[in-house]
RNA sequence: GCCCAUGUAGCUCAAUAGGUAGAGCACUUGCAUGGUAAGCAAGAGGUAACCGGUUCGAUUCCGGUCAUGGGCU
Numbered sequence: 001g002c003c004c005a006u007g008u009a010g011c012u013c014a015a016u017a018g019g020u021a022g023a024g025c026a027c028u029u030g031c032a033u034g035g036u037a038a039g040c041a042a043g044a045g046g047u048a049a050c051c052g053g054u055u056c057g058a059u060u061c062c063g064g065u066c067a068u069g070g071g072c073u
Stems, first nucleotide, its partner, number of pairs: 001072007010025004019056001027043005049065005
């Protein structure tokens, strides 16, 4: 320098052939216990890496940028 993949909650990851975004762990509150842990119930938390395009509507499709990983030279 060229090519490919990935970027979604604090962490690890799903999902959506375009129509209000989910799980596990962690966190908060409560129940329970003599008390703690485990357990049970409820809750909070993400304008989806950034910019633009297409569309009535984009996390999803298209282009560019950035970051990370891999391959080639």

The RNA shown here (transfer RNA) has 73 nucleotides and comes from Sporanaerobacter sp. PP17-6a. The sequence is in RNAcentral, with records from Rfam. The organism belongs to Sporanaerobacter, within Bacteria. Rfam family: tRNA. Rfam links the family to the GO term triplet codon-amino acid adaptor activity. The family's RNA type in Rfam is transfer RNA.